This is a predicted structure of a 72-nucleotide RNA (transfer RNA) from a Bacteroidales bacterium. The prediction has a mean pLDDT of 80. The source organism's lineage runs through Bacteria, Pseudomonadati, Bacteroidota, Bacteroidia and Bacteroidales. The sequence was found in a public genome assembly. Its Rfam family is "tRNA". Rfam's curators write: Transfer RNA (tRNA) molecules are approximately 80 nucleotides in length.
[in-house]
Parts: sequence; structure tokens; C1' cells
RNA sequence: GUCUCCGUAGUUCAAUGGAUAGAAUAAUGGAUUCCGGUUCCAUCGAUUGGGGUUCGACUCCCCACGGAGAUA
Repeated sequence: GUCUCCGUAGUUCAAUGGAUAGAAUAAUGGAUUCCGGUUCCAUCGAUUGGGGUUCGACUCCCCACGGAGAUA
């Protein structure tokens, strides 16, 4: 250089083209406790960027960026 795959909360994963993008865990606050841990409740937090198709896009198409692999 060419080809293939991947990119979603801090982390690990969901989400037939249609619900306010969910869950676990982490973090923060509270309850419980003499204190801490455990347990329970609540809060916070994300679709790599741009464009296109569509009534409607995390999802389909194009380009770019980043990562992984194959090839020489």
C1' cells in the first nucleotide's frame, strides 16, 4: 500500500429500522451499624466525527479518524 473486522456509560455487555438507548459493576449521596464491610434505596454517567437514505438510524450507505487481523 491492498483487503477484512471492530468502535455504545469509568469498565464489561445489551438494544427486529420505531418506548425517554437499558443492565451489571464502578463512583457519589442516603438508610442500616459503635465503626467498617455486607445488604437496601436513590443519583450521576454513553452511541468515534461528518455527510447521505428514510416518516423514523446505535442499526443501512459513503468519507474520515482510531484499534485489531491478513497479505507482500